Model confidence (mean pLDDT): 87 of 100. This is a predicted structure of an 87-nucleotide RNA (c-di-GMP-I riboswitch aptamer) from a Planctomycetota bacterium.

């Protein structure tokens, strides 16, 4: 420095849910609330998959495919930065 990731130290994040708002939905922000789990669960929506509004196609009505737009980063992959050192 790379790998790696320990029943190490310090600290960190926070899933469902519960309350407040905002958003047409997905979903966001907050919180002395709680703690599923996390070594990238830090940042980024490139790729590919998922999620929602709205619009065409379809169809008896669903389903289903198509396009815009817009959510997620705690779904893979790719990328950009970072603490900590036991083996």
């Nucleotide at each position: 420095c790379c790998u790696c990731g320990a029943c190490a130290a310090a600290g960190g994040c926070a899933a469902a849910c519960c309350g407040g708002c905002c958003g047409c939905a997905a979903g966001g922000c907050c919180g002395u609330g709680u703690g599923c789990g996390c070594a990238a669960a830090g940042c980024a929506a490139a790729g590919g998959g998922c999620c929602g509004c709205c619009g065409g196609a379809g169809u008896a009505a669903u389903a289903u495919c198509c396009g815009u737009c817009g959510g997620a980063a705690g779904c893979c992959u790719g990328g950009c930065u970072g603490c900590c050192g036991a083996a």
The sequence was found by an Rfam model in a public genome assembly. Of the family's consensus pairs, 95% are formed in the model. Lineage of the source: Bacteria > Pseudomonadati > Planctomycetota.